[in-house]
Parts: sequence; structure tokens; C1' cells
RNA sequence: GGGCGGGUAGCUCAGCUGGGAGAGCAACGGCCUUACAAGCCGUAGGUCAGCGGUUCAAGCCCGCUCCCGCCUACCA
Repeated sequence: GGGCGGGUAGCUCAGCUGGGAGAGCAACGGCCUUACAAGCCGUAGGUCAGCGGUUCAAGCCCGCUCCCGCCUACCA
């Protein structure tokens, strides 16, 4: 340099027919307990990597860029 996969909540990840942004854990509040843990109920938390484009509408399609991983070529 080339190819492929990935980037969505604090963490790990779902989400594709283009129309609702989600789960578990963590955090916070409450219940329970002598207390803690567990359990139960609830709350908050998002630039869907960035920019641009297509569309009535984009996490999802197209282009470019950045970051991570794997494979590969060249130089030495």
C1' cells in the first nucleotide's frame, strides 16, 4: 500500500424491510434486612466514530476521513 471485519448508554453487546433507539451488567432512589449481600420496584444515562450525499424519513443505503482487529504485498 491492498483486502476483510468492527466502531450504538460507563462496560459487554443486540438492533436491517429505511419509519419505536434497546438489553444485561454498572450507577442512583425506594422496598426488604438489626445491618450487608441477594432479591423486587423504579429513575437517569445516547453526536448510533466524524463530515457530506440520497430520501418525505438514515444507526441501517452511497462517498470520503479517523480509530481498532485480522489477512496480505512491497522495501530494507
This is a predicted structure of a 76-nucleotide RNA (transfer RNA) from a Nitrospirota bacterium. Rfam family: tRNA. Rfam links the family to the GO term triplet codon-amino acid adaptor activity. The family's RNA type in Rfam is transfer RNA. Lineage of the source: Bacteria > Pseudomonadati > Nitrospirota.